The part of an RNA shown here (large-subunit ribosomal RNA, domain I) has 551 nucleotides and comes from a bacterium. The full RNA is in RNAcentral, with records from ENA. Rfam family: Bacterial large subunit ribosomal RNA.

Context: one part of a larger RNA
RNA sequence: GGCGUAAGGUGGAUGCCUAGGCAGAAGAUGGCGAUGAAGGACGUGGCUAGCUGCGAUAAUUCUCGGGGAACCGCCAAGCAGGUUUUGAUCCGAGAGUCUCCGAAUCGGGAAACCGGUCUCUAUGAAAAUAGAGUCAUCAUCAGCUGAAUACAUAGGCUGAUGAAGCGAACCCAGGGAACUGAAACAUCUAAGUACCUGGAGGAAAAGAAAACAAAUCAGUGAUUCCGAAAGUAGUGGCGAGCGAAAUCGGAUGAGCCUAAACCUGUUAUCGCAAGAUAGCAGGGGUUGCGGGACCGCGAUGUGGGAUCUUGAUGGAUAGAAGAACGGUCUGGAAAGUCCGGCCAUAGAAGGUGAUAGCCCUGUAAAUUAAAUCCAAAAAGACCCUAGCGGUAUCCCAAGUACCACGGGACACGUGUAAUCUUGUGGGAAUCCGGGAGGACCAUCUCCCAAGGAUAAAUACACGCUUCUGUCCGAUAGUGAAAUAGUACCGCGAUGGAUAGGUGAAAAGAACCCCGGAAGGGGAGUGAAAUAGAAUCUGAAACCAUACGCCU
Numbered sequence: 001g002g003c004g005u006a007a008g009g010u011g012g013a014u015g016c017c018u019a020g021g022c023a024g025a026a027g028a029u030g031g032c033g034a035u036g037a038a039g040g041a042c043g044u045g046g047c048u049a050g051c052u053g054c055g056a057u058a059a060u061u062c063u064c065g066g067g068g069a070a071c072c073g074c075c076a077a078g079c080a081g082g083u084u085u086u087g088a089u090c091c092g093a094g095a096g097u098c099u100c101c102g103a104a105u106c107g108g109g110a111a112a113c114c115g116g117u118c119u120c121u122a123u124g125a126a127a128a129u130a131g132a133g134u135c136a137u138c139a140u141c142a143g144c145u146g147a148a149u150a151c152a153u154a155g156g157c158u159g160a161u162g163a164a165g166c167g168a169a170c171c172c173a174g175g176g177a178a179c180u181g182a183a184a185c186a187u188c189u190a191a192g193u194a195c196c197u198g199g200a201g202g203a204a205a206a207g208a209a210a211a212c213a214a215a216u217c218a219g220u221g222a223u224u225c226c227g228a229a230a231g232u233a234g235u236g237g238c239g240a241g242c243g244a245a246a247u248c249g250g251a252u253g254a255g256c257c258u259a260a261a262c263c264u265g266u267u268a269u270c271g272c273a274a275g276a277u278a279g280c281a282g283g284g285g286u287u288g289c290g291g292g293a294c295c296g297c298g299a300u301g302u303g304g305g306a307u308c309u310u311g312a313u314g315g316a317u318a319g320a321a322g323a324a325c326g327g328u329c330u331g332g333a334a335a336g337u338c339c340g341g342c343c344a345u346a347g348a349a350g351g352u353g354a355u356a357g358c359c360c361u362g363u364a365a366a367u368u369a370a371a372u373c374c375a376a377a378a379a380g381a382c383c384c385u386a387g388c389g390g391u392a393u394c395c396c397a398a399g400u401a402c403c404a405c406g407g408g409a410c411a412c413g414u415g416u417a418a419u420c421u422u423g424u425g426g427g428a429a430u431c432c433g434g435g436a437g438g439a440c441c442a443u444c445u446c447c448c449a450a451g452g453a454u455a456a457a458u459a460c461a462c463g464c465u466u467c468u469g470u471c472c473g474a475u476a477g478u479g480a481a482a483u484a485g486u487a488c489c490g491c492g493a494u495g496g497a498u499a500g501g502u503g504a505a506a507a508g509a510a511c512c513c514c515g516g517a518a519g520g521g522g523a524g525u526g527a528a529a530u531a532g533a534a535u536c537u538g539a540a541a542c543c544a545u546a547c548g549c550c551u
Base pairs, nucleotide, nucleotide: 001550002549003548004547005546006545008543009542015536016501017500020472021471022469023468024467025466026465027464029461030460031166032165039101040100041099042055043054044053046079047078050074051073061095062094063093064092065091066090070083071082072081106115107114108113116135118133119132120131121130122129123128137163138162139161140160141159142158143157144156145155170201171199172198173197174196175195181188185237211220212219224251225250226249227248228247234242235241256452257451258397262283263282264281265280266279267278268277269276270275288431290396291395292394293393294390295389296388297387303384304383305382307381308380309379310378313375314374315373316372317371319367325340326339327338329336341358342357343347349361350360351359402426403425404424405423406422407421408420409419412438433448434447435446436445437444488495508535511522512521513520514519
């Protein structure tokens, strides 16, 4: 020095565990904010660093409910002092207080700071100090004023109402890539995706046919979503790719209001007046077997409502109550073994010194609210709701339809390219009218644009409740099972960890000994101390010790 054996050290793998995560389902809910939010700073406890709570009334105050014996949050024990059956702590609902920053809004500002106006109050002789309020901007409306400039207008002032900012995704709109694919690349694709911006709601959007269809015979009847049609018809450097619709089967189901003609009233401007122009309010009217106005005749009852109020009832936010077991053996401990019982609308689950229907918390079935909120039957209010006949006249949404050029959207890349949309130019008709049926024309059929609102079926989940998992089990699962977006790095935007386990119970080792201490030896606790806090199990690398063998 090597090998082997033994008993150790070191180290923290493995096993077991779970306090935390992940994914999903169902239900409820879907906003907060100038009455100052979200998010913070600083405070706040008798002693208090952190977390949590709270706000100078500061781990809280009051009221109303629940509850019924201890309590003064966690780490985290202690000292001191208190509260409580005159019902505390605790749980729920409502109210009060709520520093400073922050949209931050009196002005400023390097957020949590600095400096002011006006009014009132307190103290004070005054100066002043303190306190309660007030003062931003924009929009709309109303009023008062009011230049150049006569009327006027701009402007100014006052008042009222509203807005602003935040929030996970879902939704609508305005903008809008590239990597990539095409085995290169330019049309194309990726993709109207990512991303930016604006806006809204609990959903949003869409939506009551100028729709489809059919082919000269028919049929359907707003929108949205799902399944099929169908990877079909198409489209496509006819490459890569992209990719419908009718129709059928389901979910849901709901149909309406204006403009105009006409009538009544009224305002402004111009005008001597007649009247003209532009409005405003009320009635009327709302359609495609064309409808309405207008003229004549007739009806007051029926049906409906998506609006408002009340609101039976149901639900949410605390709860209450809730069946049934003993012995024996082993053991530190019984829930295990053996023996004999019982309950069950409850044998879900968790805990208890090992594996418990009957020990505890619960579970099933029934049950409960002073207060606040959600839904809502029904009632009331209010609103809507009709026809027949006639035809001379009038109306039926205009820089619109349509056309040309240039784009975009449609599954459809200019193509035979309809349809929708529109930047530029041109530019109709009013029922003897107009649009569509994939160029275009005729016939035929369907429909009535250029105004508006519309529940449900659908999408999503920051957060709430309940439940589930051939999901993870501490290098996994969230970055985070722990003072985690913490420590730490960076000027900054950002980046971003390591770190779980004594034991059933601290019973956490009194006392003695060695030592300065650390540490150890006894003693004691415990089932176990090679469970001793650097604590379950305790692999390997690595280290030394003893013995044996070899060199």